This is a predicted structure of a 71-nucleotide RNA (transfer RNA) from a Pseudomonadota bacterium. RNAcentral holds the sequence, with entries from ENA.
RNA sequence: UCCGCGAUCGUUUAAUGAUAGGACGACGGGUUCUGACCCCGUUAAUCUAGGUUCGAAUCCUGGUCGCGGAA
Numbered sequence: 001u002c003c004g005c006g007a008u009c010g011u012u013u014a015a016u017g018a019u020a021g022g023a024c025g026a027c028g029g030g031u032u033c034u035g036a037c038c039c040c041g042u043u044a045a046u047c048u049a050g051g052u053u054c055g056a057a058u059c060c061u062g063g064u065c066g067c068g069g070a071a
Stems, first nucleotide, its partner, number of pairs: 001070007010024004025043006047063005
């Protein structure tokens, strides 16, 4: 320098253009003599800037960062 892949709650992982969800965590409550386990609830996210579309996490373009490959 070129090519490919990836970026989603605090972490991990789904969502074939139509409600952004699950698990773990955190917080509150129940249970218990106390604690753990268990049960219920709450919390919180689409890397960034544009474009296409009635509608974008998803499609297109630029950028940032990471991983791999070629020279």
The prediction has a mean pLDDT of 80. Its Rfam family is "tRNA". Rfam classes the family as a transfer RNA.